[in-house]
């Protein structure tokens, strides 16, 4: 350089292939329970917003251009 795939909450990772983001699992907090703790349970906490910038389109995480970062792959 040229292909491929991927960026969503602190963190991993769903969103029925364009209908207006939370299914879930960690973490945080707050309680049970314990002499205290650890486990277990129970309850709450989650983006002015889906890497950045445009374009489509009534409507974009999701389609399209270009950028930027991981990962493969190729000469």
């Nucleotide at each position: 350089g040229c292909c491929g795939c991927c960026g969503u909450a602190c963190c991993c990772c769903a969103a029925u292939u364009g209908g207006u983001a939370g299914a879930g699992g960690g973490g945080g907090c707050c309680g049970u329970c314990u002499c205290a703790g650890a486990a277990a349970c129970g309850g709450u906490u989650g983006a002015u917003g889906u890497g950045c910038a445009g374009g489509u389109u009534c409507g974009a995480a999701u389609c399209c251009u270009g950028c930027c970062g991981g990962c493969g792959g190729u000469a």
The RNA shown here (transfer RNA) has 75 nucleotides and comes from a Planctomycetota bacterium. It matches the Rfam family "tRNA". It is annotated as a transfer RNA. RNAcentral holds the sequence, with entries from ENA. Taxonomically the source falls in Planctomycetota (Bacteria, Pseudomonadati). The prediction has a mean pLDDT of 80.